[in-house]
Molecule: transfer RNA
Organism: Volvariella volvacea V23
RNA sequence: UGUCCCAUGGCCCAGUCGGUUAAGGCGUCUGACUGUUAAUCAGAAGAUCGGGAGUUCGAGUCUCCCUGGGACAG
Numbered sequence: 001u002g003u004c005c006c007a008u009g010g011c012c013c014a015g016u017c018g019g020u021u022a023a024g025g026c027g028u029c030u031g032a033c034u035g036u037u038a039a040u041c042a043g044a045a046g047a048u049c050g051g052g053a054g055u056u057c058g059a060g061u062c063u064c065c066c067u068g069g070g071a072c073a074g
């Protein structure tokens, strides 16, 4: 310097050809249960998707630029 891949709640991870409400697990909080803790059960809060721009009626998803991480080539 070039090519490719990754970036989604505190952590892990899904998201079908762009379609309106971003799923799930762990954790956290509340309640139930229990002599207590744990376990179990029920419920709740928490992400507008790494940043910016564009395309579109509509973008986590497509395009471009940038940032960070990784692989390969030189």
Stems, first nucleotide, its partner, number of pairs: 001073007010026003019057001028044005050066005